[in-house]
RNA sequence: GGCUCAUCAAGACCGGCUGAGGGACAGGCCCUUUGACGCCGGGGCAACCAUCGGAGCGCCGCGACCCGGCUCUUCGGAAAGGUGCCAAUUCCUGCGAAGCGCCCAAAAGGACGUUUCGGGAGAUGAGAG
Numbered sequence: 001g002g003c004u005c006a007u008c009a010a011g012a013c014c015g016g017c018u019g020a021g022g023g024a025c026a027g028g029c030c031c032u033u034u035g036a037c038g039c040c041g042g043g044g045c046a047a048c049c050a051u052c053g054g055a056g057c058g059c060c061g062c063g064a065c066c067c068g069g070c071u072c073u074u075c076g077g078a079a080a081g082g083u084g085c086c087a088a089u090u091c092c093u094g095c096g097a098a099g100c101g102c103c104c105a106a107a108a109g110g111a112c113g114u115u116u117c118g119g120g121a122g123a124u125g126a127g128a129g
Base pairs, nucleotide, nucleotide: 003127004126005125006124007123008122013042014041015040016039017038021031022030023029025094026093027092028091043086044085045084048082049081051077052076053075054074055073056072058070059069060068061067090121095118096117097116098115099114100113101112103110104109
């Protein structure tokens, strides 16, 4: 870097250094010399992995019951571990469908706005190779 799965409407800021850009891309719209982005220190949020407990299906253990173990599902706890995150819904939209509104067109049809659904892209985690 590519692949698979899950999640993305909630939440969480101070100080120091630096000094002009930043919000992935494009368009929009924002943030920014009242100091952005980045780096460092501290603080915080969340709970993906790991961890603790309860319940359930299934499988295994001489195994019908009890008991124990394992996979999965689900509910809850904690936050000392591994990540992540701390402007704006992933800031909004980007492709397709449907509803509504409005406009263009003789019509077929089309443009725009908006809502919903699906998809794409992106981000983060976990996993396999």